[in-house]
The RNA shown here (Bacterial RNase P class A) has 389 nucleotides and comes from a Terriglobales bacterium. Of the family's consensus pairs, 94% are formed in the model. Its mean pLDDT, the model's own confidence on a scale to 100, is 78. The gene name in the source record is rnpB.
C1' cells in the first nucleotide's frame, strides 16, 4: 500500500419555519428531548406485594480451578481437552502459535448405539494370511475339511491401547523400547492440575444436551408491582317517620270509597277554613357510613450514574480527586417542511451539473449481562502479498 482475521469506536452534519412532550417563568419566551442495539424478553439483580415454624419428598437449574462482582448461567486469568496452522520426530508422539465450549460422574446401575457391516460390546472371522488332512493337476497351483490369526483389506462416527523394531508356520504385550494407561510414592502449584520415581503387559468402546448418581443453590407474582385522594350510577349497611275506624269488593297479596286525625304545599303576613298530594316502612324517600369503579396524584427517573486525571492489580475489576445532570409520555411527545455540506449510486467521454437514496431500528420502573439485527466509516493489533530505500 492492498487483502484476510480479530478488537474497539462512531453511526449523517448544520441552519431556518412551523408543531409536539417535560422543566422554568404571571406572561412573552426560553431550554431540554431515543439506542448501541431502546429489539428478543434469555439469564441476574434493586424494588414492590403476597406466602413463610422446622425436617424431607418432589420438581427446576447450576457443574474443571482461582479471582472479579449487588448478583449471574455474565466476565477476567488459568489448566486440561478437541479443531487448525507452523516447527520437529522413522513413527506413534512432542513442542510452539491460534481458536472452540453446559468442561463433574461412562470402574453404581438401567438403556441406546440409526445406515453400512462378519461382528457395536458375552468379538459366532466377510474377504485375506498360515500349520495339517482329502482331493484333482506333470507342475505352478486349484478345491474342500479341521482348526489358528484382529497384522493387511473391507463396512462405519466409533473395530477392542499406538508407533517401532524383534518374533512367529503366519500372527498376536508374545517380548523390547518410545507414546498412551492403571495403581502407588515423591516434588511444585492457593487449586484446576502438571512433572518425576517405581510397580502393572493392559483391564474398563462411546452417549449423562438418555434415565440416573454426586455436589450446590432455588418461596411466588411482577411497575397493569403497590401506595393515596375520589365522582357520577347501581349495589351494601345502620337510622328516620301518625294513624286510625265503617263500608264494599277480592284471586286473601291487596284495591275502591267515606269519616276522624297527622305531616305537608297552595290561597302573597298570622289563625280558622277551603282546595292538592302523602301517610306502608318491601320498593322509593331523607340522613349517615363503608368498599369498589371512572378520573386524578404518587412510584417516575439522582442512578451498582456520566466525563477527566491518578492509583492498585497481568486483567475483569477496585479505590480516590475534580467536575456534571443526561426524555419521562401514559389512547402514550420525540415530528414535518425548505437550504447548505457530506457519503453513495445513476446520467454525462471526464469534470462541472442534475437526478435519486441515507443501514438495522426507535424509550414505558430502573440497572448488569447474553443473544440478535446492522448501509457506510475511523483507528488499533496480527498474518500474507506486493512495490521503494
Nucleotide at each position: 500500500c492492498a487483502g484476510c482475521c480479530g478488537g474497539a469506536c462512531c453511526g449523517g452534519a448544520u441552519g431556518g419555519u412551523c408543531g409536539c412532550u417535560g422543566u422554568c417563568g404571571c406572561a412573552a419566551g426560553a431550554c431540554a428531548g431515543a439506542g448501541g442495539a431502546a429489539a428478543g424478553u434469555c439469564c441476574g439483580a434493586a424494588c414492590u406485594c403476597c406466602g413463610c415454624a422446622g425436617a424431607g419428598c418432589a420438581g427446576u437449574g447450576u457443574g474443571c480451578c482461582g479471582g472479579a462482582u449487588a448478583a449471574c448461567g455474565u466476565c477476567c486469568g488459568g489448566g486440561a481437552c478437541g479443531g487448525c496452522c507452523g516447527g520437529u520426530u522413522c513413527a506413534a508422539g512432542c513442542c510452539g502459535g491460534u481458536u472452540g465450549g453446559a468442561c463433574g460422574g461412562a470402574a453404581a446401575g438401567u438403556g441406546c448405539c440409526a445406515c453400512a457391516g462378519a461382528a457395536a460390546a458375552u468379538g459366532c472371522a466377510c474377504c485375506g494370511c498360515c500349520c495339517g488332512g482329502g482331493c484333482c493337476g506333470c507342475a505352478a497351483g486349484g478345491c474342500u475339511c479341521a482348526g489358528g490369526u484382529a497384522a493387511g483389506g473391507g463396512u462405519g462416527a466409533a473395530a477392542a491401547g499406538g508407533u517401532g523394531c524383534g518374533g512367529u508356520a503366519a500372527g498376536a504385550g508374545c517380548g523390547c523400547a518410545c507414546c498412551g494407561c492403571c495403581g502407588u510414592c515423591g516434588c511444585a502449584g492457593u487449586a484446576a492440575u502438571g512433572c518425576g520415581g517405581c510397580g502393572g503387559g493392559c483391564a474398563g468402546g462411546g452417549c449423562a444436551a438418555a434415565c440416573c448418581c454426586c455436589a450446590c443453590a432455588c418461596g411466588g407474582a411482577g411497575c397493569a408491582a403497590g401506595a393515596c385522594c375520589a365522582a357520577a350510577u347501581a349495589g351494601g349497611g345502620a337510622g328516620g317517620g301518625a294513624a286510625u275506624c265503617c263500608g264494599g269488593u277480592u284471586u286473601c297479596g291487596g284495591c275502591c270509597g267515606g269519616g276522624u286525625g297527622c305531616g305537608u304545599g297552595c290561597c302573597g303576613g298570622c289563625u280558622c277554613g277551603g282546595c292538592g298530594c302523602g301517610c306502608c316502612a318491601c320498593c322509593a324517600c331523607c340522613u349517615c357510613c363503608g368498599g369498589g369503579u371512572a378520573g386524578g396524584u404518587c412510584g417516575c427517573u439522582u442512578g451498582a450514574g456520566c466525563c477527566u486525571c491518578g492509583c492498585a492489580g497481568u486483567a475483569a475489576u477496585g479505590c480516590g480527586u475534580g467536575g456534571c445532570c443526561c426524555a419521562g409520555a401514559g389512547g402514550a411527545a420525540u415530528g414535518a417542511c425548505c437550504g447548505u455540506c457530506c457519503u453513495g449510486c445513476c446520467g454525462c467521454a471526464a469534470a462541472a451539473c442534475g437526478g435519486c437514496a441515507g443501514a438495522c431500528a426507535g424509550a414505558a420502573u430502573u440497572c448488569g449481562g447474553c443473544u440478535u439485527a446492522c448501509a457506510g466509516g475511523u483507528c488499533c493489533g496480527g498474518c500474507u502479498g506486493c512495490c521503494a530505500c